Bacterial RNase P class A from Rhizomicrobium sp., 376 nucleotides, folded computationally. Of the family's consensus pairs, 96% are formed in the model.
RNA sequence: UCAGAUGGCCGGGUGACCGCGGGACAUUGCGCAAGCGAUGUGUCGAGGAAAGUCCGGGCUCCACGGAAACACGGUGACGGAUAACGUCCGCCCAGGGUAACCUGAGGGAUAGCGCCACAGAAAUGACACCGCCUACCGGCCUAAAGCCGCGGCAAGGUUGAAAUGGUGCGGUAAGAGCGCACCGCGUCUCUGGCAACAGAGGCGGCUCUGGCAAGCCCCACCGGGAGCAAGACCAAAUAGGGACGGCACGUAAUCCGUUUCCGGAUAGCCGUCCGGGUAGGUCGCGUGAGGUGACGAGCAAUCGUCAUCCCAGAGGAAUGGUCAUCGCUUCACUUCGGUGAAGGCACAGAACCCGGCUUACAGGCCAUCUGACACU
Numbered sequence: 001u002c003a004g005a006u007g008g009c010c011g012g013g014u015g016a017c018c019g020c021g022g023g024a025c026a027u028u029g030c031g032c033a034a035g036c037g038a039u040g041u042g043u044c045g046a047g048g049a050a051a052g053u054c055c056g057g058g059c060u061c062c063a064c065g066g067a068a069a070c071a072c073g074g075u076g077a078c079g080g081a082u083a084a085c086g087u088c089c090g091c092c093c094a095g096g097g098u099a100a101c102c103u104g105a106g107g108g109a110u111a112g113c114g115c116c117a118c119a120g121a122a123a124u125g126a127c128a129c130c131g132c133c134u135a136c137c138g139g140c141c142u143a144a145a146g147c148c149g150c151g152g153c154a155a156g157g158u159u160g161a162a163a164u165g166g167u168g169c170g171g172u173a174a175g176a177g178c179g180c181a182c183c184g185c186g187u188c189u190c191u192g193g194c195a196a197c198a199g200a201g202g203c204g205g206c207u208c209u210g211g212c213a214a215g216c217c218c219c220a221c222c223g224g225g226a227g228c229a230a231g232a233c234c235a236a237a238u239a240g241g242g243a244c245g246g247c248a249c250g251u252a253a254u255c256c257g258u259u260u261c262c263g264g265a266u267a268g269c270c271g272u273c274c275g276g277g278u279a280g281g282u283c284g285c286g287u288g289a290g291g292u293g294a295c296g297a298g299c300a301a302u303c304g305u306c307a308u309c310c311c312a313g314a315g316g317a318a319u320g321g322u323c324a325u326c327g328c329u330u331c332a333c334u335u336c337g338g339u340g341a342a343g344g345c346a347c348a349g350a351a352c353c354c355g356g357c358u359u360a361c362a363g364g365c366c367a368u369c370u371g372a373c374a375c376u
Base pairs, nucleotide, nucleotide: 001372002371003370004369005368006367007366008365009364010363012326013325014324015323016322017321018320020045021044022043024041025040026039027038028037029036030035047347051358052357054356055355056354057353058352059227060226061225062224072223073222074221075220076219078090079089080088081087092106093104094103095102096101107218108217112216113215114212115211116210129157130156131153132152133151137149138148139147140146165183166182167181168180169179170178184206185204186203187202188201189200190199191198192197231283232282233281234280241274242273243272244271245270246269247268253266254265255264256263257262290309291308292307293306294305295304296303297302327345328344329342330341331340332339333338
């Protein structure tokens, strides 16, 4: 210098004027009340994703005696972080890349069931189309050779995503883990590591071992339901309800005190109060798993201590507009110094809150690392 990898940050700046929303304070108006407004002063007022609503939690109400099992749903190497997670960090293994680094639903296929299209001889109880062999045994033949039969084999070819360990040497009629060496696989022991796992050595010729579990399934672990329209409070009105009092009054009916007598209650209307809960209002609602800085622990995620800050809130919803100037981009002109214009400045828009993931994003900045080339 070029080409890449990873992580982090910004995402128009400043000023003036006008406007909008929320607290605070002052003055003031309205309402039966709960409470609500008006004016002024001063102050605060979108994001890294506020988005998708996909996971996890806080909070609230409902359900629930405890434990276990079953069903259903989810998760899936190991260790850690965390309120929790399917997230994050570290590490292991597998795959990709020259490398920095990236990707992985990454338990189990000797528990069982099922599936493996097309092609192919054969797709799992593996198989024999082409092919290799004629040693043994039988026949022809005196015998050898040869031919035929009985057979042996799976090395090589062919199909396929996949063909039952691979390479080499020996061996054989031809072959074959048939034997041996190395690799792979399984298993045992030792060493290192918290562990996943790695390394070394021994054993097993591999007969028990093709692939698929984002097919059923098995194993381990986790999981009550609904959501701020949750829910709580205040409270005009209406229906139904209760208490007390008054009026009406058939003592007709029903009921109670066993029956008669007698007594009481219920049914009608009015008033007062309670209660009810609609409209309406308030709370929930922002001091929080909070931000910033320093120091400390840790490889890191993260945690601790100290200091400091208060930083939108709400209800269908404020966060905007104009001007000036600067920055960037595009276009036009140019005397290449610049000048002018833009109804140009990405994606987007809080709604109970928080931690993640995913998706969208013009342009720009910083740090670390890798490879190639050149120079010193």